[in-house]
RNA sequence: UCAAACAUUAGAGGUAGCGAUGCAGAUUAGUAAGUUGUGGAGUCGGUAGACUGUGAAACAACCUGAAAGGCAACCAUCGCCGAAUGCUGGUAAUAGACAUAUUAUCAUCAUGGGGUUACAAGGAACACUUGUAGCACUCCUGUCUUUUAAAAGAGAUAGAGGCGCUAAAAAAACG
Numbered sequence: 001u002c003a004a005a006c007a008u009u010a011g012a013g014g015u016a017g018c019g020a021u022g023c024a025g026a027u028u029a030g031u032a033a034g035u036u037g038u039g040g041a042g043u044c045g046g047u048a049g050a051c052u053g054u055g056a057a058a059c060a061a062c063c064u065g066a067a068a069g070g071c072a073a074c075c076a077u078c079g080c081c082g083a084a085u086g087c088u089g090g091u092a093a094u095a096g097a098c099a100u101a102u103u104a105u106c107a108u109c110a111u112g113g114g115g116u117u118a119c120a121a122g123g124a125a126c127a128c129u130u131g132u133a134g135c136a137c138u139c140c141u142g143u144c145u146u147u148u149a150a151a152a153g154a155g156a157u158a159g160a161g162g163c164g165c166u167a168a169a170a171a172a173a174c175g
């Protein structure tokens, strides 16, 4: 002088961004369970096994009548911007005899964001969750065109885009 790596600090996408907690409430459901009657040997379970002639399944009537998980107000509070979510695997705990499932945590990998449609899995459910793909919208970055004194902006296009992007200051580096 110029520029601005790693790291640091501060921010942006949307109020319909992400997540947690809480709760009115809806649904589950007039279901399960209980009693009585008919009935007369099966029922549940992935396996092992459990229940059952001291009456299985099924059906009917009566009385009372849930719960767990999931949802949850464009509500409130809190934490945030790989916020977070998911596949796989490990560890721990719980249920279990095992298989398996759930929760927490760690690691690799994937995903910019929400919406919507279709399919699949879960779920009692047409609620909702997750995954994949399509569609347009939107944010960021690059390129081209245009506008402006300049900037901001507008249009088109691409993205193998979040370990990113923007800003700041200092440093490295170069001469």
Base pairs, nucleotide, nucleotide: 008168009167010166011165014081017080018079019078020077021076022075025071033064034062035061036060037059038058042051043050044049046098047097084111085110086109088107089106090105091104092103093102094101095100112138113137115135116134117133118132119131120130121129122128139161140159141158142157143156144155145154146153